[in-house]
């Protein structure tokens, strides 16, 4: 350099154009003599810039990080 595939809560992965979910994990309550398990609440994200579109995580362009592959 050239090709691919990805870039979403602190972490791990969903979401095929119509307000972004769960797990987990902080934290507050119950519960216990204490811990730890369990059960309830509460809290937090779309990598940048454009573009298409009534509307974009989603499609299309470039840019940035990363991963495989080829030279």
């Nucleotide at each position: 350099g050239c090709a691919u595939c990805g870039g979403u809560a602190g972490u791990u992965c969903a979401a095929u154009g119509g307000u972004a979910g769960a797990a987990u994990g902080u934290c507050c309550g119950c519960u216990u003599c204490c811990c730890a398990a369990g059960c309830g609440a509460a809290u937090g994200a779309u990598c940048c810039g454009g573009g298409u579109u009534c509307g974009a995580u989603u499609c299309c362009c470039g840019g940035c990080c990363g991963u495989u592959g080829c030279a």
RNAcentral holds the sequence, with entries from Ensembl Metazoa. Transfer RNA from Centruroides sculpturatus, 71 nucleotides, folded computationally. The coordinates come from a structure-prediction model, not an experiment, and the mean pLDDT is 82. It matches the Rfam family "tRNA".